[in-house]
């Protein structure tokens, strides 16, 4: 230095759930809370995957306002789904 990862050390993050706010939703942010995490730090315009469907297209019902179904993300979301990229703390075997 690379790989690797202890019931080591020092620091850190925070699932479910609850409350508030934002959003059409998925979801996000803040506080509480800890299931877990050695990258659970960052990248969603690197690839795959998953979720959502306001707007759009289309179908049905309806006199109409409208209501309901389907499709669909290079206009959305997830990095705590996988691979990949960038950066980074500690040091036993």
């Nucleotide at each position: 230095c690379a790989u690797c990862g202890a019931u080591a050390c020092u620091a850190g993050c925070a699932a479910a759930c609850u409350u508030g706010c934002c959003g059409a939703a998925a979801g996000g942010c803040a506080a509480g809370g800890a299931c877990g995490c050695a990258a659970a730090g960052c990248c969603a315009a690197a690839g795959g995957g998953u979720c959502u469907a306001a707007g759009g297209u289309u179908c049905g019902c309806g006199a109409a306002c409208g209501c309901g179904g389907a499709c669909g993300a290079u206009u959305g979301a997830c990095a705590g789904c996988c691979u990949g990229g960038c950066u980074g703390c500690c040091g036993a075997a």
c-di-GMP-I riboswitch aptamer from Paenibacillus sp. UNC496MF, 93 nucleotides, folded computationally. It matches the Rfam family "c-di-GMP-I riboswitch aptamer". Gene Ontology term of the family: cyclic-di-GMP binding.